The prediction has a mean pLDDT of 77. Predicted 3D model of RNase P RNA and transfer RNA as a complex of 386 nucleotides. It holds a member of the Rfam family "Bacterial RNase P class A". Its family is annotated with ribonuclease P activity, tRNA processing and dimeric ribonuclease P complex in the Gene Ontology. Rfam classes the family as a ribozyme.

């Protein structure tokens, strides 16, 4: 130098002028104005996992459904992470890894092959009274061995009650507990947010399904101060954990967080002359109840650890 | 916002305890017919959405992802 291999960070600045939303304060009857100050993201995405918080009988009991699956550890909490031991894969640094039972029990095993689990023997060669009895070919991923096979049903352990901020509570607006059909119902239909069934309460103002219609379709709460966030330092091999200092950092409803314009940074090409000049790009992507994670997208750009190779010393 | 369901030929859809991917419709070719459609014969046409994984072996079984459709106040 050249090719990798893990981790971690950043991910466009700056000014001017026109706009959008929150909040305080003034000012106004209202509307608005005017000052001040806040304003996406590392993934706000997918909604795949835990959890926070509502509510539902503070959630009985059996089935059944789902999910995990070495061993220690970490969290609020997990299926997430960390460590370790085991299997594959790379030459390596290292990556992956649903890795509990086949001696409970049902199934599979296409093609080939004599034969794929009941059972039964091709082809040499050895043997023997006799016999697949016993070696060695072939054929398949697998050939007698307490076989393989659970991301095959299934056993084991272990967990999981249900439904989500369109939860949930207030308050304001309208109205159709009506009409037709089918089946069902005091011999209990149907409901009490559970896939069934059993148990408990309600229980005639009657349930389901279609058809063919009538009406809201606004407002405040939840709703952002928190398992916060940023530093530092001790504990731990490590995930995290503990203290100490600092700071408070979107809350919008059809959905704000933008536009133009000079500049200027980065990277690529091209021209020449070490250095300038041209001209291109500047990623993914866009909060909507909140966090902890994982998954995928991501133009460039930087840091640090290591491994291989070649040359040198 | 939350929660479900799908993706196989040019359309529409089948395939499922995992073992060589099928039908109908359409498309070409021949036949029949003076000619066309009808009708018969036969033939072509498949990244089984993409991309790991588990197995000997995946359309199907698992996991991630794109694209499409329904449902809830």
């Nucleotide at each position: 130098c050249a090719a990798g291999u893990a981790a971690a960070u950043c991910g466009c600045c700056u000014u001017a002028u026109c706009g959008c939303u929150c909040u305080g304060c003034a000012u106004g009857a209202a509307a608005g104005u005017g000052u001040a100050g806040g304003g996406a993201g590392g993934a706000a995405a997918g909604u795949c996992c835990g959890a926070a918080c509502a509510c539902c009988a503070a959630a009985g009991u059996g089935c059944a459904a789902c999910a995990u699956a070495g061993u220690g550890g970490u969290u609020a909490a997990u299926g997430g992470c960390c460590a370790c031991c085991g299997g594959u894969c790379g030459u390596g640094a290292g990556a992956u890894u649903a890795g509990g039972a086949a001696a409970a029990g049902u199934g599979c095993a296409a093609c080939a092959g004599a034969a794929a689990g009941c059972a039964a023997g091709u082809a040499c060669a050895g043997g023997u009274u006799a016999a697949g009895c016993u070696g060695u070919a072939g054929u398949g991923a697998a050939a007698u061995c307490a076989g393989g096979u659970a991301a095959a049903c299934u056993c084991u352990a272990u967990g999981u009650g249900g439904u989500g901020c369109a939860a949930u509570g207030u308050c304001a607006u309208g109205u159709a507990u009506a009409c037709c059909a089918a089946c069902g119902u005091u011999u209990g239909a149907g409901g009490g947010c559970u896939g069934c069934a059993c148990g408990u309460u309600c229980g005639a103002u009657u349930g389901u399904u279609g058809g063919a219609g009538g009406g809201u379709a606004g407002a405040c709460a939840g709703c952002u101060a928190a398992a916060g966030u940023g530093u530092a330092u001790u504990g731990g091999u490590a995930a995290c954990a503990a203290u100490g200092c600092a700071u408070u950092c979107a809350g919008a409803u059809a959905a704000a967080u933008g536009a133009u314009a000079a500049g200027g940074g980065u990277c690529a090409c091209g021209c020449c002359u070490u250095g300038g000049c041209g001209c291109g790009a500047u990623a993914c992507a866009g909060a909507a109840u909140u966090c902890g994670g994982c998954u995928u997208a991501u133009a460039g750009a930087u840091u640090u650890a290591c491994u291989u190779g070649u040359a040198a010393a | 916002g939350a929660c479900u369901c799908g993706g196989u030929a040019g359309c529409u859809c089948a395939g499922c305890u995992g073992g060589u991917a099928g039908a109908g419709c359409a498309u070409a070719a021949c036949a029949c017919u003076u000619u066309u459609a009808a009708u018969g014969u036969u033939a072509g046409g498949g990244u089984c959405c993409u991309g790991g994984g588990u197995u000997c072996g995946a359309g199907c079984c698992c996991c991630a992802g794109c694209c499409g459709g329904g449902u809830c106040a």